This is a predicted structure of a 72-nucleotide RNA (transfer RNA) from an Elusimicrobiota bacterium. The source organism's lineage runs through Bacteria, Pseudomonadati and Elusimicrobiota. Model confidence (mean pLDDT): 81 of 100. It matches the Rfam family "tRNA". The family's RNA type in Rfam is transfer RNA.
[in-house]
RNA sequence: GGGCCGGUAGCUCAGUGGUAGAGCAUCUCCCUUUUAAGGAGGUGGUCGUGCGUUCAAGUCGCACCCGGCUCA
Numbered sequence: 001g002g003g004c005c006g007g008u009a010g011c012u013c014a015g016u017g018g019u020a021g022a023g024c025a026u027c028u029c030c031c032u033u034u035u036a037a038g039g040a041g042g043u044g045g046u047c048g049u050g051c052g053u054u055c056a057a058g059u060c061g062c063a064c065c066c067g068g069c070u071c072a
Stems, first nucleotide, its partner, number of pairs: 001071007010024004018055001026042005048064005
């Protein structure tokens, strides 16, 4: 330098162009003799950056940035 995969909540990851989600973590409450476990609810997001396509983009296109694999 070329090719491929990935970047979404604090972490691990889903997400058919049409309301951004789950598990864990965190906070509050319940339960419990206590720790833990269990139950209910809440908080938490410039979806890597920019531009474009579209009525509408996490999703499609282009460029760039970062990480991984691979070829030379």